[in-house]
Context: one part of a larger RNA
RNA sequence: CUGGGCGUAAAGCGCGCGUAGGCGGUUUGAUAAGUCGGAUGUGAAAGCCCCGGGCUCAACCUGGGAAUUGCAUUCGAUACUGUCAGGCUAGAGUAUGGUAGAGGGAAGUGGAAUUCCAGGUGUAGCGGUGAAAUGCGUAGAGAUCUGGAGGAACAUCAGUGGCGAAGGCGACUUCCUGGACCAAUACUGACGCUGAGGUGCGAAAGCGUGGGGAGCAAACAGGAUUAGAUACCCUGGUAGUCCACGCCGUAAACGAUGUCAACUAGCCGUUGGGGAUAUUAAAAUCUUUAGUGGCGUAGCUAACGCGAUAAGUUGACCGCCUGGGGAGUACGGCCGCAAGGUUAAAACUC
Numbered sequence: 001c002u003g004g005g006c007g008u009a010a011a012g013c014g015c016g017c018g019u020a021g022g023c024g025g026u027u028u029g030a031u032a033a034g035u036c037g038g039a040u041g042u043g044a045a046a047g048c049c050c051c052g053g054g055c056u057c058a059a060c061c062u063g064g065g066a067a068u069u070g071c072a073u074u075c076g077a078u079a080c081u082g083u084c085a086g087g088c089u090a091g092a093g094u095a096u097g098g099u100a101g102a103g104g105g106a107a108g109u110g111g112a113a114u115u116c117c118a119g120g121u122g123u124a125g126c127g128g129u130g131a132a133a134u135g136c137g138u139a140g141a142g143a144u145c146u147g148g149a150g151g152a153a154c155a156u157c158a159g160u161g162g163c164g165a166a167g168g169c170g171a172c173u174u175c176c177u178g179g180a181c182c183a184a185u186a187c188u189g190a191c192g193c194u195g196a197g198g199u200g201c202g203a204a205a206g207c208g209u210g211g212g213g214a215g216c217a218a219a220c221a222g223g224a225u226u227a228g229a230u231a232c233c234c235u236g237g238u239a240g241u242c243c244a245c246g247c248c249g250u251a252a253a254c255g256a257u258g259u260c261a262a263c264u265a266g267c268c269g270u271u272g273g274g275g276a277u278a279u280u281a282a283a284a285u286c287u288u289u290a291g292u293g294g295c296g297u298a299g300c301u302a303a304c305g306c307g308a309u310a311a312g313u314u315g316a317c318c319g320c321c322u323g324g325g326g327a328g329u330a331c332g333g334c335c336g337c338a339a340g341g342u343u344a345a346a347a348c349u350c
Base pairs, nucleotide, nucleotide: 004321005320006319007304008303012318014201015200016199017198021194022193023192025088026087027086028085029084030083031082033081034080035077036076037075038074039073040072041071042070049065050064051063052062053061054060091191092188093187094186095185096183097182098181099180103177104176105175106174107173108172109171110154115149116148117147118146119145120144121143125136126135162169163168206247207246208245209244210243211242215241216240220236221235222234223233258317259316260315261314262313263312266295267294268293269292270291271290272289273288274287275286276285277284299306300305323350324349325348332343333342334341335340
């Protein structure tokens, strides 16, 4: 090199975009670089291998052949790959007309609730628990009514519903803006797929500066529980949670399943389009397409299970794995304000 794997045993980068590279639809012609064949030269001798010969045999020596899978030159072949030239439309894209949507950003608005403040009514409790206590309350709490302030989140609708590459996205209105799907035509004419490096996005927590702070709540304090209780329970409560800008770059970032493409029984739901049937309409039935779910055939799988949204049958490209611990650690590099992240061993041990 070849060979085995990656849902759960070790193993799919958190997710995109994209450079180099790898791979690439259909057809005609040219070329002949790859590819294939012939010839010539060379590929030292010895050795190895085969067939002989010589020492009484053997080792050994010796003759011939084969081999030396290579390189160079030359003559050919042209299916495939490449290259060049010219076409095509099934891949990809553009245009036209529609559709659905918590897709993203900004501004504004709304109601319910919690808390606080002020006032009214009103009186002895409230709160909390397994039971209590800490706590609040006669300086008038809790309850109830009215008014006000402020912050955060948006009940019902709500759905294995929708949108987004992933993270994620849920009140309403307006503005800006990305993508998807469908239908029928027209156009471009392989413009494509993947993607080492690179680059962008990336929950929560955390960090920096400045705001904000209702509720919740690490830390912390107190009360309980307990043998103890640095906890679980309770009363409080600060960072934080929120906003703006800038960092961080990690998660069970999960479908624990990389992306793209093709092919391979069916059945039942549901979301968005299109068509047809009959119909007054709503709805219904059939069909098609793009999603999203439940079963299930073949097949696959160690089993569980997967099963057209594959873990089936194949192809292209990338990433990753190679016994457990040591260790995702040390050292070094790079990044970061820090926390730390990333890359990533060995001794030793079982």

Predicted 3D model of a 350-nucleotide part of an RNA (small-subunit ribosomal RNA, central domain) from Thiohalophilus thiocyanatoxydans. The coordinates come from a structure-prediction model, not an experiment, and the mean pLDDT is 87.